[in-house]
Molecule: Bacterial RNase P class A
Organism: soil metagenome
RNA sequence: GAGUCGGCCAGGUGGCCGCGGCGGGGCUCGACCCCGUCGAGGAAGGUCGGGGCUCCGCAGGGCAGGGUGCUGGCGAGAGCCAGGACGGGGUGACCUGUCGGACAAGGGCAACAGAGAGCAGACCGCCGAUGGCGCCGGUCCCCGGCGCACAGGCAAGGGUGAAACGGUGCGGUAAGAGCGCACCAGCGUCGGGAGCGAUCCCGGCGGCUGGCAACCCCCACCCGGAGCAAGGUCGAAACGGGGAGGGCCGGCCCGGCCGCAUCUCCCCAGGUGGACCGCUCAGAUGGAUGGCCACCACCGGCGAACGCCGGUACAGAACCCCGCCUAUCGGCCGGCUC
Numbered sequence: 001g002a003g004u005c006g007g008c009c010a011g012g013u014g015g016c017c018g019c020g021g022c023g024g025g026g027c028u029c030g031a032c033c034c035c036g037u038c039g040a041g042g043a044a045g046g047u048c049g050g051g052g053c054u055c056c057g058c059a060g061g062g063c064a065g066g067g068u069g070c071u072g073g074c075g076a077g078a079g080c081c082a083g084g085a086c087g088g089g090g091u092g093a094c095c096u097g098u099c100g101g102a103c104a105a106g107g108g109c110a111a112c113a114g115a116g117a118g119c120a121g122a123c124c125g126c127c128g129a130u131g132g133c134g135c136c137g138g139u140c141c142c143c144g145g146c147g148c149a150c151a152g153g154c155a156a157g158g159g160u161g162a163a164a165c166g167g168u169g170c171g172g173u174a175a176g177a178g179c180g181c182a183c184c185a186g187c188g189u190c191g192g193g194a195g196c197g198a199u200c201c202c203g204g205c206g207g208c209u210g211g212c213a214a215c216c217c218c219c220a221c222c223c224g225g226a227g228c229a230a231g232g233u234c235g236a237a238a239c240g241g242g243g244a245g246g247g248c249c250g251g252c253c254c255g256g257c258c259g260c261a262u263c264u265c266c267c268c269a270g271g272u273g274g275a276c277c278g279c280u281c282a283g284a285u286g287g288a289u290g291g292c293c294a295c296c297a298c299c300g301g302c303g304a305a306c307g308c309c310g311g312u313a314c315a316g317a318a319c320c321c322c323g324c325c326u327a328u329c330g331g332c333c334g335g336c337u338c
Stems, first nucleotide, its partner, number of pairs: 001338009011296007019039008027030001041314001045325002048323005053227004065223005070083005084099006100218002106216002108212002123158002125154003130151002132148007166184006185209002187206008231277004240268006246258004297312006
């Protein structure tokens, strides 16, 4: 100097004007004035995953359906931290993707190309030992040599493919092949060691050797729904239900006439308009947390210099908490790498 990981800050001070909550005071009592005090974030954002809280549903068990899936710890099952295995990127510090089971059981799939895609296959190719055919030779019912590639053998090489039944070498063979052997990789098994564990290391034995479970399936664990416009309290008017009552004649009673709910009063139910709670040491309820000026700080540009100009992000609570993801000018501290 460049980079990487982790943590932190998110311009400061002063003045003026303005806004909201709470407390106190004042008067001319108002949507008033004065004083004091408090007033956004690391993400308040996206509303993705959980929880609190609210309402509805629910005896218990099972099926179906859905979700999660390496190990250990913490935690609330979300998630975080540390570790493991297998990949990808970087010289490196480091970053990043995936994660139960394909010998615990079973079914299924692989386009195109290709001869062949699962206990496979032979297009080019190699061979032709063995059998066959032809030619030549001989000691001629037979043997030998040469040739053909008809039967047949092979899977080394070429070719196709994302993938072709481990890789390299030696032996072997007619040509070949784990056919045999050595080494390497993996798998299984046995033993030893390290680790809580996933797993890792070492040795022996077995020629045992493809993939997809984000196809079904199997295993383990988990899962009721809707959401603060949830929901709760109080309740106008009108409608509805119930009860009581009348007017005239009259000082009062009797009596007579009119009226029979469409009038008045009271009560009740439901819960509309509305109000309050839910709503918080920020706490609004159409939603306050702002603006201007000066100086300083940092960054960039110009200038010989004093200085001048420009910039200082992303974004803004709305019931609360935890987490995840996304956005973010710039700066500080620490570890590490080149």